RNA sequence: UGAGAGAUCGUCCAAUUGGCAGGACUGCGGAUUCUGACUCCGCCAAUCGUGGUUCAAAUCCACGUCUCUCAG
Numbered sequence: 001u002g003a004g005a006g007a008u009c010g011u012c013c014a015a016u017u018g019g020c021a022g023g024a025c026u027g028c029g030g031a032u033u034c035u036g037a038c039u040c041c042g043c044c045a046a047u048c049g050u051g052g053u054u055c056a057a058a059u060c061c062a063c064g065u066c067u068c069u070c071a072g
Base pairs, nucleotide, nucleotide: 001071002070003069004068005067006066007065010025011024012023013022019055027043028042029041030040031039048064049063050062051061052060
């Protein structure tokens, strides 16, 4: 420099190809317990950035940022 892939709660991963952003762990509150652990219930919390298309964008398009792989 060229080609390809990726960026989503604090962390790890989904979202069935445009239609309510979900799960596990962590955290917080509660139940249970003499106390704690385990277990159960509930809650909090996110789409890399800026524009565009659309009634509607995590998803499609453009330009950027960062990471990984391949080629040279």

Predicted 3D model of a 72-nucleotide RNA (transfer RNA) from an Acidobacteriota bacterium. The sequence is in RNAcentral, with records from ENA. Model confidence (mean pLDDT): 80 of 100. Its Rfam family is "tRNA". About the family: Transfer RNA (tRNA) molecules are approximately 80 nucleotides in length. The source organism's lineage runs through Bacteria, Pseudomonadati and Acidobacteriota.